[in-house]
Molecule: Bacterial RNase P class A
Organism: Marmoricola sp.
Formats: sequence, C1' cells, structure tokens
RNA sequence: UGAGCUGGCCGGGCGACCGCGACGGGACUGGGCAACCAGGACCGACGAGGAAGGUCCGGGCUCCACAGGACAAGGUGGUGGGUAACACCCACCCGGGGUGACCCGCGGGAUCAGUGCCACAGAAAACAGACCGCCACCGCUCCUCGGAGUGGAGGUAAGGGUGAAACGGUGGUGCAAGAGACCACCAGCGCGGCGGGAGACCGCCGUGGCUAGGCAAACCCCACCUGGAGCAAGACCAGACAGUGAGCGUUCGAGGGCGGUCCGUCCGAGCUCACGGGUAGGUUGCAGGAGGGCGUCGGCAACGGCGCUCGUAGAUGGAUGGUCGCCAACCGAGCCGUCGUGAGGCGGUACGGCGAACAGAACCCGGCCUAUGAGCCAGCUCAUCCG
Repeated sequence: UGAGCUGGCCGGGCGACCGCGACGGGACUGGGCAACCAGGACCGACGAGGAAGGUCCGGGCUCCACAGGACAAGGUGGUGGGUAACACCCACCCGGGGUGACCCGCGGGAUCAGUGCCACAGAAAACAGACCGCCACCGCUCCUCGGAGUGGAGGUAAGGGUGAAACGGUGGUGCAAGAGACCACCAGCGCGGCGGGAGACCGCCGUGGCUAGGCAAACCCCACCUGGAGCAAGACCAGACAGUGAGCGUUCGAGGGCGGUCCGUCCGAGCUCACGGGUAGGUUGCAGGAGGGCGUCGGCAACGGCGCUCGUAGAUGGAUGGUCGCCAACCGAGCCGUCGUGAGGCGGUACGGCGAACAGAACCCGGCCUAUGAGCCAGCUCAUCCG
C1' cells in the first nucleotide's frame, strides 16, 4: 500500500421563514342568577428510532379458568453458565469451511425399540447387485495349431460405467479369476481398564468381530417446558330518543302561560320515576422501568453486587414537518510545510464534489430478524512493496 476478518461509534450542527400536536398561562368573545361551560389572539417550556418496522420468540401487567394425577396437543434439544424469561446471550465441546484473522451448524436417539422413505441416473439403492469387463468348464465354427470368435450353464464386487450415496483403505498371501478368504499397517465401531476435565468430551492401553449407508425439518422413542385471551386487557364516571312498567292526574285539575313569589286569571291531558344501560361518550390504565450513564468489586465472558448520578413523546384519523442559507464531516486531483535511507506517512491550504438513507412511537420491557447512509474508530489476518 492492497485485499480481508472481528468488534464498536454516528444516524448531524447553527440561523431565518412557514406549519403541526398536547401541556401551562392567557387579554378577550359567547352562554349562564351563579358555580361554571365553550372558544381563544398571544406567551412559555416540550415533542420519535437505531431500527420506533416485521409481530417471530420470551416476559411484565390485566381479566377469565384452575385440588391432584395421567393422556392429548404444541414447543425446546451438545455441555456448563447468564437472565424475570426465551428459540436470546456468554464460554467451552464436537463436526464442517477458510492459507489465515475467523466463520457456519435445524448439534438427543438410525446396530442393542419398531415402522417408513432414498428423486434422477444406473444392471443393482439396503437380510445387496452381474450392464461392461475378468475367469475356468461344456458345445459349435474358423485356424497360421499358439489361439480367435460365438452359444450355454456358472464363478467373480479386484477394474470400468451410473449416482448425493454401490456395503472399510493400502500393500501382500492366495486363487481359474477373485474376495477380510487369510496376514500386516491404517481408519472406524463395540466392550473393558487407566488418566484428564465441573461437564459435553479428550488421551492412552488392552480386546473383539473384520465394517456398521443416509434421512427423525418422516412416523416414532427419550428428556425437559407450556392453562386461555389480550390495553379493543381491565377499572371508574356516566347521557339522549323510541319502547316497556309503576305511581299520580283528567272539573275533587297533572302540567303550563301571564318578568320572580302568593292570590287571581287563562289554557286543559298529561306529568314523574324506574328499566332502556353500566350502552354512546368521557376518565383511567399511560410513561420511574427487569431504566440509562459513570466508578468500583466479583467473573475468561454473558452478567451480577455496591456507590454516585441522570430524567418532560404520550397522539386516538392519529402531532413531532417543510423550504432556504451557512457549516461540520467526508472525497478528488493540486500546492506548501514536515518526518522517514526508502516504499510512503502526517499536517495545513485555495478549488470542485458531496452534505445523506431506511423509516416513523400507540400498554411496557428483553431479544431475534429484516431495511438503511456521506461516514468514522479500534484490534487482528494475508499478500505485496521499501529498507
């Protein structure tokens, strides 16, 4: 210098103008006897995210259900730890990939439970299998008498070919040709022992039979976990019309008008309550929570303990925006300075470019996944160049 790997950070700043939401104050306006209700110029402070997203997993919270046990159904699945919990996170083990930093794993059980499946190709796909080839035997034909061709019934898994996969590998003995048929070594498996580790597991020794295909994200088996619905949960306040019922009333006058009250006078059949309905609507739930930051201690780490400290989104057709200017940051080639033996590095400067994406709370929180920008930082790896 180039190519990478891993972890982390940022998700712009200032100003002007226009605009939105809810909160506090509020001149003033309308209604009301009043309490108060409705509106309200203007002022003040505040107003999205790293994913607020997908709604995939886990929990808090709420209501309903619930003696206990079993079954069903669903989920999880190496080991140990973390956590409120998880399918998340950390460390490790095993397997796989990469020269490497490092990455990936849907990682219990496929002989000692059973069943099932294995596309295409191929002769054959799971108590294997003769298509080509190889081999001896029998028959026929040809013959240069060495053999060659062909047919039959066999042997053979060494060689070829197919396939993701063909029933251990290499070498030898053996054989008509072959074959764990036998032998040596290697790989792998079972059993036993010893050692290491908290464990998954690892190492070594002995021994056995010579070898065991894959799929459980097929059924199934094993171990463990799981009650259901969700903030449209739930709680509180609480209308109106129709209709229904009850009571009172119709000359023994309900109720109403005449500015209020009494009298008086006029009109003359309705009036009141309950149900309707805990409905419409409103309030709450609802913003301090498994919270963030810093320090310190424990731990490899995830994380935990302690101390200090920080603090305003809460809409409900759903606000948090738009335009312009300047700037930071970054990029380009140039110039200047400086460091270096050098490849080259660092700093400054004028010019030009760029100056942004994904997206948007809706009860809250922990994760995962997905989307995304001009970018920045640290550690590590490989290659190249210079000395």